[in-house]
RNA sequence: GGCUCCGUAGUUCAACUGGAUAGAAUAGCAGAUUUCGGCUCUGCUGGUUGGGGGUUCGAAUCCCUCCGGAGUCACCA
Numbered sequence: 001g002g003c004u005c006c007g008u009a010g011u012u013c014a015a016c017u018g019g020a021u022a023g024a025a026u027a028g029c030a031g032a033u034u035u036c037g038g039c040u041c042u043g044c045u046g047g048u049u050g051g052g053g054g055u056u057c058g059a060a061u062c063c064c065u066c067c068g069g070a071g072u073c074a075c076c077a
Base pairs, nucleotide, nucleotide: 001073002072003071004070005069006068007067010026011025012024013023019057028044029043030042031041032040050066051065052064053063054062
C1' cells in the first nucleotide's frame, strides 16, 4: 500500500434481511430493607448509533469519504 471485518449508554452486547418511541445486563444516583455495610427489591439518570456527506416518505441498517481497531496479502530492507 491492496482487500475483508468491526466501531451502538461508563462497560459487555441486542435491535428479526430499511418501518416509525434505539433496548437488555452491569455500572452510577435515589429510595426500601439492615444497628451500619453487603446481598436483595423498587425507581431514575445516562446515546451527535466513530465524524461528515448522500439515497429514501423513512437509515444503527444501503452508498461515498475520512478517523480508529483487527485480520490477511504484497512491497522495502

The RNA shown here (transfer RNA) has 77 nucleotides and comes from a Flavobacteriales bacterium. Its mean pLDDT, the model's own confidence on a scale to 100, is 80. Taxonomically the source falls in Flavobacteriales (Bacteria, Pseudomonadati, Bacteroidota, Flavobacteriia). Its Rfam family is "tRNA". Rfam classes the family as a transfer RNA.